[in-house]
């Protein structure tokens, strides 16, 4: 160059057959408790890599690019 997988929220990751984007950790606040950690309750995220195209409607489908991982040489 060539192939295959990835790029979604601080981090780790789901999102099927295209219909208003979720969970788990985390963090923040109360409760428990002498107190801390555990446990419970509410909260917090303003994220779809990037340019276009297709559609009434795109995290999804099509094109390009541009980043990580393998794998071949």
């Nucleotide at each position: 160059u060539g192939c295959g997988g990835g790029g979604u929220a601080g981090u780790u990751c789901a999102g099927c057959u295209g219909g208003u984007a979720g969970a788990a950790c985390g963090c923040g606040a109360g409760g428990c408790u002498c107190a801390u950690a555990a446990c419970c309750u509410c909260g917090u995220a303003c994220g779809c890599g990037c340019c276009g195209g297709u559609u009434c409607a795109a995290g999804u489908c099509c094109g390009g690019c541009c980043c990580c991982c393998g794998c071949c040489a």